[in-house]
A computed fold for a 1470-nucleotide RNA from an uncultured prokaryote, annotated as small-subunit ribosomal RNA. The prediction has a mean pLDDT of 83.

């Protein structure tokens, strides 16, 4: 000292979370020893038993044991003495200490510091004096008795250091008097009136009595600190104060009469809660926060309450009396009893010890002393509850054993780690020995600590963690299940996060969870925060109280500063030293307790006090500027209505209509007239006002501010908690008014539906007086005042100066506004009108939702408005900026994207794919564009992946071992085959070389095991390869600049391009994949070459380039030329563009190949390939037969067509490109044909296929379901193939459907294109091919254009989206669960306030009752003031329940819309 966690990412704000410290702790796992300490935090709940206060015979009287002595003898009993043990009572001291616990107390407490001239004080200490004469009772005890106990009654006797009478007593206490003291309050000193002792004992001793002092303790007053609530704002009648009693040890309303009416309070009173206070402890770096066990110091309390006694002291824990509640005992009449002492029980609870020794030691109480007594202390027991120590071995040991675990199978991990070998013995066991702690004796502890010896590694390691924070990783096992988490999150079949192993990491006799504190948290900010947009500036304003406050100069000394003095217990902290073997622990000393009093100084600076000053601040005086306010009066335009004219069918409304008004006369138009509201143009980031607001003219009456000018007060100032006023709009009261607008409400439209939006109406308001409301996105989202701090312009009011006298320029204050600059800011932005520098006051905030809500309480006629919570419940919500993506945002631009045209689909039939449906099975995969004549460039078996049924299990196929055999070939027999089964034929190659053996090899079979197989899963685990966007023109990077940062610039911008294509700018140079080019084909030309192609010219011919012969032309196929905006013209800086020449081709010459970064978890495991899982007498293999072709429907691609630009019929003409040996197949012949017979040529510029077709010419059809169209059918063929039932084409003859141009929608195409014509192939025995892929051949029409669809760039805007509009999200209603508020009621519990009742007791009277001294006598019954418990009524607080009911939270995929975020489709929002 920080780190996680809101986003794509950034940055600040801002909450929540860890990582450290501590605990009287407890819980789960585990446990070797020792020191030291520490152990009911909860029920101040109840309490059995035993024990925590007695002592003193040297105050009495009485009792009088043992032992001793004496006499008497029945030699062990009597009696007498001496002698004191013991001790119930009287008496004395103690019992108010020690010990225990925190209910109660927010001040009768506690700290700190006074204060007693307002007091006391027993025991102790010290001076002084004195201790004299008397007397009458009592308890014990004895006798009699009451009772069941407790405990008593009555009679008679007795003793005292018990209780008393008088005596002496200056010094004591009083009355009264004088003096002195600051003195009247108070104290001293004299001298006076009255008052007041005592105890003895045998010397001493020890006591008593009276005055003084000390020391000790205690009382009682001041000041000053001491928790939370203001949703506690007023409290108080003995209350304030006085006079005069009373009463105390003492001061006093402490208490009584009386009088007076005062006190307290936002510097928090009175009222609720909560709480013992400090020393300290714990946590921090401090400040500070939290705590207040153990240890010490004070307070208070002893079953609840409430009294007083006695003493020196108590209103008394182990005393007393009363009432109370509880327990116990009883003989039913009546008693006891109080562990918050120590052990202990019981209950409470998460949870805290023995009914132990000992008074040896410190203390304490008696006592002259021995001594006694002490649960108060010293110990000892249990608890790992805490700190601190030790320990559980150490050294050597590699073939790196063995298991284990993991692998890429090679290994590697555990790990020197075990085994072994040497070594030591702290613990531990056993045995001896033994202390200090005592000063004369006396040791509980305790035969304890500590010492010697012996045994022999022997007795001794967990815990929790390992995805980030956070140090440590792999395999299995599960599969969004299980279960895990402190925040984030893990888990849906390859989890480093669950579980478990095996390694690792941390700590360690522990080790983890939990709980609770402080810390991180600058997250309540004093040190040390914010408030324009993240929470948070009050709508504004005058002003109380407080807070702060200009110059000069004198005093003072209250703040302040130094000094000194006293206190600030001890004990903790700290530092130093010393003891226990270290430490923890304890000891001495020191240092420090930051505070607080007193008391000296010093005056700078606030403060007070006085004198001045004028710069703040006011006033006067002046001429101007304003929609500044208040009330009258007073115009003109338009609206509406009504009245009358003119005049006719319509008007009005909307996108588009309808209601609606009009033939009963409207709309329009013309006049008049009513009334009511708002005040065009001027008019502007102009003006004024605190703020809301405030716009016609005038007239009155008012308030502010600017500006000059000199004069006057002389600090009179700033801000402001409460207050007090003023506050848009809606709204509400009463009376007015009421023209237009117009919530509600009505109709009418739109819509799935429209309780909206538009539209026709329309009432409250809206407008006036008056009195309420008191909030707004009341916004500059930005209190007020002052002061300082570059500029530059715009514009308003007011002064000055200058001229050239202007609509003129310059210059001051005052306002308003824009631009920047330093500075600030998270940034965006602000910048003399701060959001910059700084002083003053006030307000205000502390995560989001619940919630600005509930409850109270104040205001309000009501609506409400104002202060203002908690429970719960999340891990964010929020706020600038960045890059994308999108928009029913915006701006250029492209594109068969529209338009412009051509020509189809969608309607018929048929073809073919696909859903669906059926089926045993209809095998799988492709689904928007980018599936659907796709995978399939050929399912009758085969293909084949499916189903059915029948077989095989080392396998159909690979590679390895042993064994036997050549291989193979051909037959029979059963089966649907696969297969089984029988027998025949055959003895090969190559090499050794002993020449008849042996060894390989490849092939077959048979055994065995590792293994083969898999079209079975997973394109959401991969490779590879493809579609798309898209031939769109983008996509990036390196350095360097900017920014805090995500990121930007470079790629923007002005041009131009088909192009990120150049070009000109430019904080950017520059590169790189894309583009263009290079590569093919086609257009032109040359040159080379000249057969199978080709024929101009020669020649010859069966008239067919056929033949010789040619190398011209075509062609063929190679290489070259050609095209560059290269030239001219205009336009432009360029870069290009527009137009013209030549040119076969002209601005990319057409076409092809070629496909940037990436997207769609886009297709493909069923091409291969391939990780992972999964089957292994099956999900492998083999075989027959089916299926893949099914068929009510739905779509998608398609060919045929519907006709006359047409069908038929006959005659003629023109191509390309291609393909052929299991092949292509020619003449020629047979057949209507399909084809068959036959086979010339050809592995091809030579032979075939193979006649191109559509054109052209003629003939016929003459608008019809036809001479159109051809599907169904029905017969008879033909080829392929083992085989054409399911399931082929085809060829003839018959037959002759639908269908007469096809709704909504919707597709292609821009030139040799569309449209149309036919020709070829690949797959392939055959063919469902109308599909594909190529090929020539005839061959158009349109493009004004970019306004809209559609898709794409580029720039911009706004966004609450980033899984990026197929996003995101809201509320209502259903359902569960949670807290909570209101609630008729009920039940409790402190509390007051009144009245009754009045034990016990103090006080007060007070007998006729009773008394032994004594006397003006005490006592009692009796009365009586106060008074606890209790009753009985209000009051007002509180909990805790409540039928029923409210919103609220949060839940998975429910239901209805679709508010909101893009111009969210009606801008949003207060």
């Nucleotide at each position: 000292a920080g780190a996680g966690u809101u986003u794509g990412a950034u940055c600040g704000u801002g909450g929540c979370u860890c990582a450290g410290a501590a605990u009287g702790a407890a819980c789960g796992c585990u446990g070797g020893c020792g020191g030291c300490g520490u152990g009911c935090u909860u029920a101040a709940c109840a309490c059995a038993u035993g024990c925590a206060a007695g002592u003193c015979g040297a105050a009495c009287g009485a009792u009088g044991a043992a032992a001793c002595c004496u006499a008497g003898c029945u030699u062990g009993c009597u009696a007498g003495g001496u002698g004191g043990a013991u001790u119930a009572g009287u008496g004395g001291c103690g019992c108010a200490c020690g010990g225990g616990u925190g209910a109660g107390u927010a001040a009768u407490a506690u700290a700190u510091a006074g204060a007693u001239a307002a007091u006391g004080u027993g025991c102790c200490u010290c001076u002084u004096a004195g201790u004299c004469u008397g007397g009458g009772a009592u308890a014990g005890c004895c006798a009699u008795u009451g009772g069941a106990a407790a405990c008593g009654a009555u009679g008679a006797u007795u003793a005292a250091u018990a209780c008393u009478a008088g005596a002496u007593a200056c010094u004591c206490c009083u009355u009264c008097u004088a003096a002195c003291u600051a003195u009247a309050a108070u104290g001293u000193u004299a001298g006076u009136u009255g008052g007041g002792a005592a105890a003895g004992u045998u010397u001493u001793u020890c006591g008593c009595u009276a005055a003084g002092a000390g020391a000790u303790c205690a009382g009682u007053c001041u000041a000053u600190a001491u928790c939370c609530c203001a949703u506690c704002a007023g409290c108080u009648u003995g209350u304030u104060g006085g006079u005069a009693g009373u009463g105390u040890a003492a001061g006093a309303g402490a208490c009584u009469a009386c009088c007076a009416a005062g006190g307290c309070u936002a510097u928090g009173a009175c009222g609720g809660g909560u709480a013992g206070c400090g020393g300290g402890u714990u946590u921090g770096a401090g400040a500070g926060g939290a705590u207040g066990a153990u240890c010490c110091g004070c307070c208070a309390c002893a079953c609840u309450g409430g009294u007083a006694c006695u003493g020196a002291g108590a209103c008394a824990c182990g005393g007393a009396c009363c009432a109370g509640a509880c327990u116990c005992c009883u003989a039913c009449g009546g008693g006891a009893g109080g562990c918050a002492g120590c052990a202990g029980u019981g209950a409470g609870g998460a949870a805290u010890a023995u009914u132990g020794c000992a008074c040896a030691a410190u203390g304490g109480a008696g006592g002259a002393a021995a001594c006694u007594c002490u649960g108060a202390u010293g110990c000892a027991g249990c608890a790992a509850c805490g700190c601190c120590g030790c320990g559980u071995g150490g050294a050597g040991g590699a073939u790196g054993a063995c298991g284990c675990a993991u692998u890429u199978c090679g290994g590697u991990g555990u790990g020197u780690a075990a085994a072994c070998u040497c070594c030591u013995u702290u613990u531990a066991u056993a045995u001896g020995u033994c202390a200090a702690g005592a000063a004369a004796a006396u040791g509980a502890c305790g035969g304890u600590a500590g010492c010697a010896u012996a045994u022999g590694a022997a007795u001794a390691a967990g815990c929790a963690c390992c995805g980030g924070c956070u140090a440590a990783c792999u395999c299995c096992g599960u599969g969004c299940c299980a279960g895990c988490a402190g925040c984030c999150g893990c888990g849906g079949u390859a989890a480093u996060a669950c579980g478990g192993a095996g390694g690792g990491c941390g700590c360690a006799a522990g080790c983890g969870u939990u709980a609770c504190u402080c810390g991180g948290a600058a997250u309540c900010a004093c040190u040390g925060g914010g408030c324009g947009u993240a929470a948070a500036g009050a709508g504004c304003g005058u002003g109380u109280a407080g807070g702060c406050g200009g110059g000069u100069u004198a005093a003072u000394a209250a703040g302040u500063u130094g000094g000194a003095a006293g206190u600030g217990a001890a004990a903790u902290c700290c530092u130093a030293u010393g003891g226990c073997u270290c430490a923890a622990c304890c000891a001495u000393a020191g240092a420090a307790c930051u505070g607080c009093u007193u008391u000296c100084a010093a005056a700078a600076c606030u403060g007070u006090u006085g004198a001045c000053c004028u710069a703040g601040a006011a006033u006067a005086u002046g001429g101007g500027a304003g929609a500044g306010g208040u009330a009258g009066a007073u115009g003109g335009a338009a609206u509406u209505u009504c009245u009358g004219g003119u005049g006719u069918a319509g008007g009005g409304g909307u996108a588009a209509a309808a209601u609606c008004c009009g033939u009963a006369g409207a709309g329009a138009u013309c006049a008049g007239a009513a009334g009511g509201a708002a005040u065009a143009c001027c008019g502007a980031u102009u003006g004024c006002g605190a703020a809301g607001g405030c716009g016609a003219u005038c007239u009155a009456c008012u308030g502010g501010a600017a500006c000059a000018u000199u004069a006057u007060u002389g600090a009179c100032g700033c801000u402001g908690a409460g207050a007090c006023g003023c506050g848009a709009a809606a709204g509400c009261g009463u009376g007015g008014g009421g023209a237009g607008c117009a919530a509600a409400c009505a109709g009418g439209a739109u819509u799935a539906g429209a309780u909206a939006c538009c539209c026709u109406g329309g009432u409250a308001g809206u407008c006036c007086a008056c009195g309420c409301c008191c909030u707004a996105a009341a916004c500059g989202a930005u209190g007020c005042a002052c002061a300082c701090u570059a500029g530059u312009u715009g514009u308003u009011g007011c002064c000055u100066u200058g001229c050239u006298c202007g609509a003129c320029a310059a210059g001051g204050c005052a306002g308003u506004a824009a631009u920047g600059c330093a500075g600030u800011u998270a940034a965006c932005a602000c910048a003399u009108u701060a959001a910059g520098u700084g002083u003053g006051c006030c307000g205000c905030c502390u995560g989001g939702g619940g919630a600005g809500u509930a409850c109270g309480g104040u205001c309000g006629c009501a609506a409400g408005a104002u202060u203002a919570a908690a429970a719960c419940u999340c891990a964010a919500a929020g706020g600038a900026a960045u890059a994308g993506a999108c928009g029913g945002g915006g701006a250029c631009c492209c594109g068969c994207a529209c338009a412009a045209g051509c020509g189809g689909u969608g309607g018929a039939g048929c073809a073919u794919g696909u859903g669906g449906u059926u089926u045993a099975a209809u095998u799988c995969g492709a689904c928007u564009a980018u599936a659907c004549g796709c995978g399939a460039a050929g399912a009758a078996c085969c293909u084949u992946a499916c189903c059915u049924g029948g077989a095989c299990u080392u396998g159909a196929c690979a590679u390895a071992g042993a064994a036997a055999g050549a291989a193979u070939a051909a037959c029979g027999c059963a089966g649907a085959g696969a297969u089984g089964u029988g027998a025949u034929a055959g003895u090969g190659c190559u090499a050794g070389c002993u020449u008849g053996c042996u060894a390989g090899a490849a092939c077959u079979u048979u055994c065995a095991u590792a293994c083969a197989g898999g079209u079975g899963c997973u394109g959401c685990a991969c490779g590879g390869c493809u579609g798309u966007c898209g031939u769109c023109a983008g996509c990036u990077c390196g350095u360097g600049u900017c920014g805090u940062g995500a990121g930007a610039u470079g790629u923007u911008g002005g041009g131009u391009u088909a192009a990120g294509u150049c070009c000109c700018g430019c904080a950017a140079c520059g590169a790189g994949c894309g583009c263009a080019a290079c590569c093919c084909u086609c257009g032109u030309g040359u040159u080379u070459a000249g057969u199978u192609a080709c024929u101009a010219a020669c020649a010859g011919u069966u008239c067919g380039g056929c033949u010789g012969a040619g190398g011209a032309c075509u062609c063929u196929a190679a290489a070259c030329a050609g095209a560059c905006u290269g030239c001219c013209u205009g336009g432009g800086u360029a870069a290009c563009c527009a137009g013209g020449a030549g040119g076969a081709a002209g601005g990319u010459g057409a076409g092809g190949a070629c496909g940037a970064c990436g997207u769609c978890a886009a297709g493909u495991c069923a091409u291969c390939a391939u990780g992972g899982c999964c089957c292994u007498u099956a999900u492998g293999u083999c075989c027959a037969g089916g299926g893949c072709u099914a068929c009510a429907c739905a779509c998608g691609u398609g060919c045929u067509a519907c006709a006359a630009u047409g069908g038929g019929g006959c005659a003629u003409a023109c191509a390309a490109a291609g393909a052929g040996c299991a092949g292509c197949g020619a003449u020629a012949c047979c057949g209507u044909g399909a084809g068959g017979u036959g086979g010339a040529g050809c592995a091809a510029a030579u032979c075939u296929c193979a006649u191109a077709a559509a054109a052209u010419a003629u003939c016929u059809c003459c608008c019809a379901g036809u001479u159109c169209g051809g599907a169904u059918u029905g017969a008879a063929g033909u080829c392929u193939g083992c085989a054409a039932c399911u399931c082929g084409a085809c060829u003839u003859c018959a037959u002759g459907a639908a269908g007469u141009u096809g709704g909504a929608a919707u597709c292609g195409c821009u030139a040799g294109u569309a449209a149309u014509c036919g020709u070829a192939g690949a797959u392939c025995a055959g063919c469902a091919a109308u599909g594909c892929u190529a090929c020539g051949g005839u061959g158009a029409a349109u493009a004004c254009g970019u306004u809209c669809c559609c898709g794409g760039g580029u720039c911009u805007u706004g966004u609450a989206c980033u899984c990026a509009c197929c996003g995101c999200c809201c509320g209502u209603c259903a359902c569960a669960c949670c807290a909570u508020g209101g609630g008729a009621a009920u039940u409790g519990a402190a509390u007051u306030c009144a009245u009754u009742c009045g034990a016990a007791g103090c006080g007060g009277g007070g007998a006729u009752g009773c008394u032994a001294a004594g006397a003006u006598a005490g006592c009692u019954a009796c009365c009586u003031u106060c008074c606890a418990c209790a009753g009985u009524g209000g009051a007002a607080u509180u909990a805790g329940c409540g039928a029923c009911u409210a919103g609220g939270g949060u839940g998975a995929a429910g239901u209805c819309g679709u508010a909101a975020c893009a111009a969210g489709g009606u801008a949003a929002c207060c």